[in-house]
A computed fold for a 73-nucleotide RNA from Acidimicrobium ferrooxidans DSM 10331, annotated as transfer RNA. NCBI's taxonomy places the organism under Bacteria, Bacillati, Acidimicrobiales, Acidimicrobiaceae, Acidimicrobium ferrooxidans. The same sequence occurs in records of 2 taxa. It is recorded under the gene name tRNA-Thr-CGT-1-1. Its mean pLDDT, the model's own confidence on a scale to 100, is 83. Its Rfam family is "tRNA". It is annotated as a transfer RNA.
RNA sequence: GCCCGGGUAGCUCAGUCGGCAGAGCAGCUCCCUCGUAAUGAGCAGGUCAGGGGUUCGAGUCCCCUCCCGGGCU
Numbered sequence: 001g002c003c004c005g006g007g008u009a010g011c012u013c014a015g016u017c018g019g020c021a022g023a024g025c026a027g028c029u030c031c032c033u034c035g036u037a038a039u040g041a042g043c044a045g046g047u048c049a050g051g052g053g054u055u056c057g058a059g060u061c062c063c064c065u066c067c068c069g070g071g072c073u
Stems, first nucleotide, its partner, number of pairs: 001072007010025004019056001027043004049065005
């Protein structure tokens, strides 16, 4: 330099054919307990890597850039 995959909550990751951004774990509160943990109930947490474009509407499609991993030379 070229090719492929990936970047979404603190972490690990879903998100289908463009139509309300989600799960598990972690955190906080409550319940339970003599007390703690676990279980159970609830709450909070998002610049969907960044910018631009298409569209009534973009995490999703197109373009550019950045970052991570792999391959080729």